Purine riboswitch aptamer from Paenibacillus sp. P22, 100 nucleotides, folded computationally. Rfam family: Purine riboswitch aptamer. The family has 133 seed sequences and 4,097 matches in Rfam 15.1. About the family: Riboswitches are metabolite binding domains within certain messenger RNAs that serve as precision sensors for their corresponding targets. Allosteric rearrangement of mRNA structure is mediated by ligand binding, and this results in modulation of gene expression. Gene Ontology term of the family: purine nucleobase biosynthetic process. On this family, see Mandal et al., Cell 2003: "Riboswitches Control Fundamental Biochemical Pathways in Bacillus subtilis and Other Bacteria". The source organism's lineage runs through Bacteria, Bacillati, Caryophanales, Paenibacillaceae and Paenibacillus. Its mean pLDDT, the model's own confidence on a scale to 100, is 78. RNAcentral records the identical sequence in 3 taxa.

[in-house]
RNA sequence: CAAUGAUAACCAACCAACUUUCGUAUAAUUCCGGGAAUCGGCCCGGAAGUCUCUACUCGGUCACCGUAAUGACCAGGCUACGAAAAUUCAGGGGGCGUCC
Numbered sequence: 001c002a003a004u005g006a007u008a009a010c011c012a013a014c015c016a017a018c019u020u021u022c023g024u025a026u027a028a029u030u031c032c033g034g035g036a037a038u039c040g041g042c043c044c045g046g047a048a049g050u051c052u053c054u055a056c057u058c059g060g061u062c063a064c065c066g067u068a069a070u071g072a073c074c075a076g077g078c079u080a081c082g083a084a085a086a087u088u089c090a091g092g093g094g095g096c097g098u099c100c
Stems, first nucleotide, its partner, number of pairs: 005099003010094002014092002017088001019085007026055001029048007040065002049056001057076001059074005
C1' cells in the first nucleotide's frame, strides 16, 4: 500500500416482512352414516371436491313440513398460489471513511 474480512455515521433502487387490490382454486358446495329438535328445522363422524395445504362456517329473508324430512335466495371470510400497487422499518443488501 492492497486484497479479504469487519463496520459507527449514512443509503434504500433490489430481496424479505406488513397492508391493500385483482386473478385462480371451491360452488365457504355435494354425498353417506349415527343422534337430536318441533316456540323447531340442529349436532357428531366419514368421504368427494382443488396442478393445492387448510377450511368447509356465521347471520338474515322467504317458502315448506308435521314427529319425518327440508328447500331457495342475499350478504360476510379464512387458506394456498400468481400478479400488481403503496407505505414503514431497516431483517437480508450496499457502505466513501475507519480498523484488522